[in-house]
RNA sequence: CCGCGCUAGGUGGGGAGCUAGCGGUUCCCUGAACCCGCAAUCCGCUCUAGCGGGGCUGAAUCCCCUCCCGAGGGGGUCGCGUCCGAGACACGGGCUUCGGGUGCGAGCGUUGACGGUCAGGUCCCGCGCACUGCGAGUCUCCGAACCGCGUCAGGUCCGGGAGGAAGCAGCGCUAAGGAGUGCCUCGCAGGUGCCGCGGACAGCCUGGCUCGAGCCCGCCCCCGGCUGCACCGGCUCGGUACGUGCCCACGACAGAGGGUGCGUGG
Numbered sequence: 001c002c003g004c005g006c007u008a009g010g011u012g013g014g015g016a017g018c019u020a021g022c023g024g025u026u027c028c029c030u031g032a033a034c035c036c037g038c039a040a041u042c043c044g045c046u047c048u049a050g051c052g053g054g055g056c057u058g059a060a061u062c063c064c065c066u067c068c069c070g071a072g073g074g075g076g077u078c079g080c081g082u083c084c085g086a087g088a089c090a091c092g093g094g095c096u097u098c099g100g101g102u103g104c105g106a107g108c109g110u111u112g113a114c115g116g117u118c119a120g121g122u123c124c125c126g127c128g129c130a131c132u133g134c135g136a137g138u139c140u141c142c143g144a145a146c147c148g149c150g151u152c153a154g155g156u157c158c159g160g161g162a163g164g165a166a167g168c169a170g171c172g173c174u175a176a177g178g179a180g181u182g183c184c185u186c187g188c189a190g191g192u193g194c195c196g197c198g199g200a201c202a203g204c205c206u207g208g209c210u211c212g213a214g215c216c217c218g219c220c221c222c223c224g225g226c227u228g229c230a231c232c233g234g235c236u237c238g239g240u241a242c243g244u245g246c247c248c249a250c251g252a253c254a255g256a257g258g259g260u261g262c263g264u265g266g
Stems, first nucleotide, its partner, number of pairs: 001266006009057003012030005020046005034054005063259005072250001074248003078245005083239005091233003094229002097225005103219003107215002115210008124199005129193002131190007139180004148173004156165003
């Protein structure tokens, strides 16, 4: 160095999750990789950490170690974007409101605009008057079987008599109460009034006088405000939402380097 027979080893690995921890079942990645049984309210174990059974391969492309690459998942008190929520602010926009200006259009105005002044009306308050309604008074009528008044037939009672007494019915009158009430008196009230007086109000309307040329409405645009509104943007805070960047450790598959037997024959 070559051949044969064996043995250790290998026959997938990794991330997440679970767990005190490890491996597996589960999900995902890698990419091609023996079979059977077990397993999520789990299964098997204990730091050399799946267990049991069977097969294949076997000292190297294949087993072991180191470095490198970085699919992929995980973490970050980190940054950015989007979205969501909350808050403050009138800063930009928008809307609203007020004032001013340019322009356009319509109307009123020398048969007199705006302004000034005067009067009247309207509006409000008080008083008066009137009206209406209600109540009271006044007036009229009704109104008591006995227990109201007057007169009291008959009858009753007292008396020798003259005479006297009480008194029912009837008649007349009235009380309480009831009904009515034109005029008159008083009180209260009023979506009452072509009314009167006084006040208040200076807003509107009408008119007179004065002055002498403007007044007013709509629309576009511009400017301004100790006008208002959180609708949009911006600002602040939060989010166990989504995406992305960076960092951290893990890390499959590839790549590079190194390491590892026993027996026997030539």
This is a predicted structure of a 266-nucleotide RNA (Bacterial large signal recognition particle RNA) from a Gaiellaceae bacterium. Rfam family: Bacterial large signal recognition particle RNA. Rfam classes the family as a non-coding RNA gene. Rfam links the family to the GO terms SRP-dependent cotranslational protein targeting to membrane, signal sequence recognition and signal recognition particle, plasma membrane targeting. The sequence is in RNAcentral, with records from ENA. Its mean pLDDT, the model's own confidence on a scale to 100, is 79. The gene name in the source record is ffs.